Overview:
Predicted 3D model of a 106-nucleotide RNA (Guanidine-I riboswitch aptamer) from Tateyamaria sp. Alg231-49. It was read from a public genome assembly, where an Rfam model found it. Its mean pLDDT, the model's own confidence on a scale to 100, is 82. The model forms 100% of the base pairs in the Rfam consensus.
RNA sequence: AUGCAGGAUGUCUAGGGUUCCGCCUCAUGUCAGAGGGUCAGGUCCAAGAGACAUCGCUGGCCGGGCGCACCCGGUUGGUACACGGCGGGGCAAAAUCCCGGGAGGC
Numbered sequence: 001a002u003g004c005a006g007g008a009u010g011u012c013u014a015g016g017g018u019u020c021c022g023c024c025u026c027a028u029g030u031c032a033g034a035g036g037g038u039c040a041g042g043u044c045c046a047a048g049a050g051a052c053a054u055c056g057c058u059g060g061c062c063g064g065g066c067g068c069a070c071c072c073g074g075u076u077g078g079u080a081c082a083c084g085g086c087g088g089g090g091c092a093a094a095a096u097c098c099c100g101g102g103a104g105g106c
Stems, first nucleotide, its partner, number of pairs: 007055006015045002020042002022039001023036004056079010081101001083104001087099003
C1' cells in the first nucleotide's frame, strides 16, 4: 500500500418527525374546513459501533449412518474490537434509517 472477512432475521429501546388518530387555536352550524410537532401522546420509521431472542457459522466431547471422506443428532464453549464528519437519498416528514465498519482520524 492492497485484498478478504468481521453473518441474518424478529421483538423492542435510545432517538425521530408529522401521513393518519388524538390534543390545542380559529371558523362553522348546510357541507365540511384552515392552522399548530417550540403538542407530553397512539399508529408509523428506527440503531455497524444499543438490549433480548432465534437461526447461521465454528471449537471440544459423545452417539448414529458399514464409515475414512461426508452427513445427522446430543451436550458444552465461541461469535471479538469498533472515534467518526460535511453532504446527499427516501418515505408524509425526520432520524444514530440508507450512502456508511464510507471520507477522515488513532